[in-house]
RNA sequence: GAGCCACUAGCUCAGCUGGUAGAGCAACGGACUUUUAAUCCGUGGGUCGGGGGUUCAAGUCCCCCGUGGCUCACCA
Numbered sequence: 001g002a003g004c005c006a007c008u009a010g011c012u013c014a015g016c017u018g019g020u021a022g023a024g025c026a027a028c029g030g031a032c033u034u035u036u037a038a039u040c041c042g043u044g045g046g047u048c049g050g051g052g053g054u055u056c057a058a059g060u061c062c063c064c065c066g067u068g069g070c071u072c073a074c075c076a
Base pairs, nucleotide, nucleotide: 001072002071003070004069005068006067007066010025011024012023013022019056027043028042029041030040031039049065050064051063052062053061
């Protein structure tokens, strides 16, 4: 320098052919009893990496950029 992959809730990850953004864990509230804890029920939590474009409608398609990873090339 080039190519590819990833980036979505606090963490780990789903999300189909563009059509209401989700799960587990964690947190918070409650119940319970085996009480630094476990189990059960419920609740909240999102700039979908950033910017722009296309579209009636974008996490999803297109362009630019950022961060991380892998591969290749070049230099020494």